[in-house]
RNA sequence: CUAGCGAAAGGGCAAAGUCACCGAAAGAUGGCGACGCAAAACCAUGGAUCUAAAGCCACUUAAGGCCAGGACAGCCAGGUUACCGAU
Numbered sequence: 001c002u003a004g005c006g007a008a009a010g011g012g013c014a015a016a017g018u019c020a021c022c023g024a025a026a027g028a029u030g031g032c033g034a035c036g037c038a039a040a041a042c043c044a045u046g047g048a049u050c051u052a053a054a055g056c057c058a059c060u061u062a063a064g065g066c067c068a069g070g071a072c073a074g075c076c077a078g079g080u081u082a083c084c085g086a087u
Base pairs, nucleotide, nucleotide: 005085006084012037013036017032018031019030020029022027035074041080042079043078045077046076047075049071050070055066056065057064
C1' cells in the first nucleotide's frame, strides 16, 4: 500500500415510540430515546416504494380517477469519499 475480515481500544450514526416545529400529504428538522449499522457518510442516475397539493379527466348534490416536478440514501443497484488495524 492492497485485500479480506471485524480482534481490541477510542470514538461515530440512531429504528420504533414520544414532544416541539414545518408541510396538503408522504415526509423533513430539533430534543428525548436505541432497533440496529463498518459506510446507517454523501449524490435521486436506474429500478422499487410512499404521497397526490397543483394540473388533467370524469361527474356534479357530493363522493371519484390519473399524474411527480414532491418524498425515500436505514429497499436494491450505480457513482464519490472515508476512521481504527489484531490478522